[in-house]
RNA sequence: CUCUUAUCCAGAGAGGCAGAGGGACCGGCCCGAUGAAGCCUCGACAACCUGAUGAGCCACAACCUCGUCAAGGUGCCAAUUCCGGCAGCGAGAUACUGGAAGAUGAGAG
Numbered sequence: 001c002u003c004u005u006a007u008c009c010a011g012a013g014a015g016g017c018a019g020a021g022g023g024a025c026c027g028g029c030c031c032g033a034u035g036a037a038g039c040c041u042c043g044a045c046a047a048c049c050u051g052a053u054g055a056g057c058c059a060c061a062a063c064c065u066c067g068u069c070a071a072g073g074u075g076c077c078a079a080u081u082c083c084g085g086c087a088g089c090g091a092g093a094u095a096c097u098g099g100a101a102g103a104u105g106a107g108a109g
Base pairs, nucleotide, nucleotide: 001109002108003107004106005105006104007103008102013042014041015040016039017038021031022030023029025085026084027083028082043077045075048073049072050071051069052068053067054066055065056064081101086098087097088096
């Protein structure tokens, strides 16, 4: 980087360095000198994978299902993935539904 698959209306920030951008892209709308990005330290959230463990099933098993813990690997800590972008419905607007794109995990190449 590509493919497969699951999830994306929940949740969770302080300090230091730094110094103008950031929210993927485009449009909008926001955040930002009361300090953006990035880096470091500590902390939190979550529970995808590993691990431990309870129950169900079973054969006192494995697999599988539903929980619990949060030690390890990731992830994440403004706004629903901030909203929309394409299609359906609709006169249109709003809304709704599905998708695309994106992000993250796990697996494969």
SAM riboswitch aptamer (S box leader) from a Chloroflexota bacterium, 109 nucleotides, folded computationally. It matches the Rfam family "SAM riboswitch aptamer (S box leader)". Rfam's curators write: The SAM riboswitch is found upstream of a number of genes which code for proteins involved in methionine or cysteine biosynthesis in Gram-positive bacteria. It was read from a public genome assembly, where an Rfam model found it. The source organism's lineage runs through Bacteria, Bacillati and Chloroflexota. The prediction has a mean pLDDT of 86.